[in-house]
Molecule: c-di-GMP-I-GGC riboswitch aptamer
Organism: uncultured Anaerolineales bacterium
RNA sequence: ACCGAUAAAGGCAAACCCAUCGAAAGGCGGGGACGCAAAGCUACGGGUCUAACGCAAAACAUUUUGCCAAGAUCGCCGAGCUACCGAAG
Repeated sequence: ACCGAUAAAGGCAAACCCAUCGAAAGGCGGGGACGCAAAGCUACGGGUCUAACGCAAAACAUUUUGCCAAGAUCGCCGAGCUACCGAAG
């Protein structure tokens, strides 16, 4: 350094609930733990999700459907940067 124990010290926190922001996906805070050795950070590539507004079509008097600017997700995969501990190999 790779690697990752039935090690130790610590860390994070899914679903769900409460509150709040948002059109939504979802975010933040509190509770809570399914899990996580980068579940730390960066939307850079791919994926997935949303689609107020806008555009188009249908319908016909306010709806529906499609597309999209844009947004979200790093606990989907990859990439980049950084990091605690130390058995075996």